The part of an RNA shown here (large-subunit ribosomal RNA, domain I) has 556 nucleotides and comes from a sludge metagenome. Its mean pLDDT, the model's own confidence on a scale to 100, is 80.
[in-house]
Context: one part of a larger RNA
């Protein structure tokens, strides 16, 4: 120093687990927003950070319902409190909701500057108006009781008118006092419809476009895929490459919808005759197209899915709004049946005797539980608010059969059809008919048959997807796998930025997470104690390999 064996470290493979994924399948939902959205920035708890809720009424407030002992979100604990006069949790509904963001009073380097116009305080003394109640006098009508023949006199209590005094409530002024503050609310963008105003040219006057301004109504931003138009590549492929192909496909733009679209024959067939559209399965890689290369690719007709036809001036239709109104729908509520002995740290094992099932789907509990516990069949629930079939009313929209159309010329483009024998469709552009005694088509063109009725409208169902909600499933993954993310993840980090984009799960049944005690530096680390079934479970389940050592043997 090699080999061998045993025995440490290291390191984290492997096995088991799964809180997270992915894929599907049934229902719902298919939008939010100027009543301010999506997304953020700041803030906010008794305590710093992070997430998670929530807005200065800030892990919150109010009501109505359920439900019944614990509670104050999580990392994560202390402290101080709440709560059977009912918390916390949940469900419906409501308040409140800083700033920035379409961001909309003006700017602005996003959460920030700077405006304008209306509008807002308490208390307490005094004065002045008003307002309703009351007292005292004066008085005026009408009526009663007493004396008195009578005039009169006197008492009483109604109604009203006027002075004076007091007391409420409301306004305004003046003082004072306090509370704030150069404080608070609240409007003030732009477009387009509409209605009103004030203006106002080309043109004497009038009028009209035009310009101002008030009112009210829409809009605008955002959003994962399907739909639709518009615009529109190229790497490939032809084993080059120019027609052609990829592809009308990526991208881009504008629009709507819970689906869009497309739809009621100037369609097909063929001498039988179908009978809107839209989707699948076939017809069929056929027929055809194509530097007849690469490719590209139907249609008739057959089977199914779905099934619906109206309408242009009125017993309609389609829309929207309001009335009746079946009915579905929250959180929860009830919910059956098991002891013993034994091992063992612990029974849900074993082994004995039972029970329940309209419940043996599943999870928990210190192993492997139908009968511990949560649940599960099944049964029940239902405020207020929205939803709603169906049916009524009411408003509004629909302007009478389609001419600058059809057809044609030149250029294109779309039809499976690349200009071809090229029909059919659409038009930049030039033309430019017929009126049912007529028009279109039936693949060049013409006859003859056939069949339809164009240039107007509107329509459900099947069909196309999943940001998202619930239920349930899976010869799907089990931490280098599965979403990029099982954990503070689109997070640390990287980058001027557009992007980029990780790593990182497991102590035990329960922290019972090692009081004490001895080595060390009042260290790290360790050895005793001690919990505990184990500690060879101590910050950790199992712990492979490759690295590193140490004992002993052999060998040099």
């Nucleotide at each position: 120093a090699g080999c061998a064996u045993u025995u440490g470290g290291u390191g984290g493979a492997u096995g088991c687990c799964u809180u997270g994924g992915c894929g599907c399948u049934g229902a719902g939902a298919g939008g939010c927003u100027a009543u301010g959205a999506a997304g953020g920035a700041c803030g906010u708890a008794c305590u710093a950070c992070g997430c998670u809720g929530c807005g200065a009424u800030a892990a919150g407030c109010c009501g109505c319902g359920a439900g019944g002992a614990g509670c104050u979100g999580c990392g994560a604990a202390g402290a101080a409190g709440c709560u059977u006069u009912g918390a916390u949790c949940c469900g419906c509904g409501g308040a409140u909701u800083u700033c920035c963001g379409a961001a909309u009073g003006g700017g602005g380097a996003a959460a920030c500057c700077c405006a304008c116009u209306u509008c807002c305080g308490a208390u307490a003394a005094c004065g002045g108006a008003a307002u309703u109640c009351u007292g005292a006098g004066c008085u005026g009508c009408a009526c009663g009781g007493c004396c008195g023949c009578a005039a009169g006199g006197u008492c009483g209590g109604g109604c009203g008118g006027u002075u004076c005094g007091g007391a409420u409530u409301u306004c305004c002024g003046u003082u004072a006092u306090c509370a704030a503050a150069u404080g608070g609310a609240a409007g003030u963008a732009u477009g387009a419809g509409a209605u009103c105003u004030c203006u106002g040219a080309a043109u004497a006057a009038a009028a009209u476009a035009g310009g101002g301004g008030a009112u009210u109504u829409c809009a605008a931003g955002c959003u994962a895929a399907c739909c639709c138009g518009g615009a529109g590549a190229a790497c490939u492929g032809a084993a080059a490459c120019a027609u052609c192909u990829c592809a009308g496909u990526a991208c881009c733009c504008g629009g709507a919808g819970g689906a869009a679209a497309g739809g009621a024959c100037a369609u097909c067939a063929a001498c039988a005759g179908a009978g809107a559209c839209u989707c699948c399965g076939c017809u069929a890689g056929u027929a055809g197209u194509g530097g007849c290369g690469a490719g590209c690719g139907a249609a008739c007709g057959c089977g199914g899915a779905c099934c619906a036809g109206g309408c242009c001036a009125g017993u309609a239709a389609u829309a929207a709004u309001c009335c009746u109104a079946a009915g579905a729908c929250a959180a929860g509520c009830a919910g059956a049946a098991g002891c013993g002995u034994u091992u063992g740290g612990a029974a849900c094992g074993a082994c004995g005797c039972g029970c329940c099932u309209c419940a043996g789907u599943g999870g928990g509990u210190g192993a492997c539980a139908g009968c511990c516990c949560c649940g599960u069949a099944u049964g029940u629930g239902u405020a207020a608010u929205g939803c709603g079939a169906a049916g009524g009313a009411u408003u509004a929209u629909u302007c009478u059969c389609g001419a600058g159309u059809a057809g044609g010329g030149c250029g294109g483009g779309a039809c499976a059809c690349g200009u071809g024998a090229a029909a059919u469709c659409c038009u930049g552009u030039c033309u430019g008919a017929a009126c049912g005694u007529g028009g279109g088509g039936g693949g060049a063109c013409c006859a003859c048959c056939c069949u339809c009725c164009a240039a107007g409208c509107c329509u459900a169902a099947g069909u196309a997807c999943u940001c998202c909600u619930c239920a349930g499933c899976g010869a799907c993954c089990g931490a280098u796998a599965g979403c990029g993310a099982a954990c503070u993840a689109g997070u640390a980090c990287c980058g001027u930025g557009a992007g980029g984009g990780a790593a990182a799960g497991g102590u035990g049944a329960a922290a019972a997470g090692c009081a004490c005690c001895c080595c060390g530096a009042c260290g790290a680390g360790g050895g005793g104690a001690g919990u505990g079934a184990a500690a060879g479970a101590g910050a950790c389940c199992u712990g492979a390999a490759a690295c590193c050592g140490a004992a002993u043997g052999c060998u040099u």
The RNAcentral record of the full RNA draws on SILVA.